[in-house]
RNA sequence: UGGCGCAUAGCUCAACGGAGAGAGCACCUGGCUACGAACCAGGGGGUUGCAGGUUCGAGUCCUGCUGUGCCAG
Numbered sequence: 001u002g003g004c005g006c007a008u009a010g011c012u013c014a015a016c017g018g019a020g021a022g023a024g025c026a027c028c029u030g031g032c033u034a035c036g037a038a039c040c041a042g043g044g045g046g047u048u049g050c051a052g053g054u055u056c057g058a059g060u061c062c063u064g065c066u067g068u069g070c071c072a073g
Base pairs, nucleotide, nucleotide: 001072002071003070004069005068006067007066010025011024012023013022018056027043028042029041030040031039049065050064051063052062053061
């Protein structure tokens, strides 16, 4: 420098172009317990990397950046 992939919650990841963007773990509160762990109930947490474009509608499609992984030189 070129090619391919990835970027969504604190972490690991879901989400045929169509609803109020979800799950597990973690975290918080309560229950249980002598106290914890486990278990049970509930709760908070997101400008979907950034900027544009297409569309009635974009996490999803297109373009350019940024970061990162692999491959090639």